[in-house]
RNA sequence: GCGCCCAUAGCUCAGCUUGGAUAGAGCGUCUGCCUCCGGAGCAGAAGGUCGCACGUUCAAAUCGUGCUGGGCGCA
Numbered sequence: 001g002c003g004c005c006c007a008u009a010g011c012u013c014a015g016c017u018u019g020g021a022u023a024g025a026g027c028g029u030c031u032g033c034c035u036c037c038g039g040a041g042c043a044g045a046a047g048g049u050c051g052c053a054c055g056u057u058c059a060a061a062u063c064g065u066g067c068u069g070g071g072c073g074c075a
Base pairs, nucleotide, nucleotide: 001074002073003072004071005070006069007068010027011026012025013024020058029045030044031043032042033041051067052066053065054064055063
């Protein structure tokens, strides 16, 4: 230099291929119940400009382009 893949909650990930209704799961955190206390268990809650920008569209996490960061391969 060229090609491919990845980026979504504090962490690990699903959802993207086939655009649509308030964006989800597990763990973690917080509150309550339970308990002598803690843990476990049960119930609930908070937490997201879906890496950034632009474009397409009535509508974008999802499609297109560029950029940023990370990984792999070739030279």